[in-house]
């Protein structure tokens, strides 16, 4: 240099173009307990990596850039 893949919550990951973006773990509060753990209930946390395009509508499709990984010269 070329090719492929990935990028979504603090972490690990879902998410056939369609209403408000979700789960588990973690975090906060409450219940339970003498207390802690476990268990139960509620809650917060996201510019869906950036920019642009297509579309009535984009996390999703297209282009480009960035970062990471693999293959190759």
């Nucleotide at each position: 240099g070329g090719g492929c893949g990935a990028u979504u919550a603090a972490c690990u990951c879902a998410g056939c173009g369609g209403c408000u973006a979700g789960a588990g773990u973690g975090c906060u509060u409450c219940c339970c307990u003498u207390a802690c753990a476990a268990g139960g209930a509620a809650g917060a946390a996201g510019u869906c990596g950036g920019c642009g395009g297509u579309u009535c509508a984009a996390a999703u499709c297209c282009g480009u850039c960035a970062u990471c990984g693999c293959c190759u010269a």

Overview:
This is a predicted structure of a 73-nucleotide RNA (transfer RNA) from an archaeon. The sequence was found in a public genome assembly.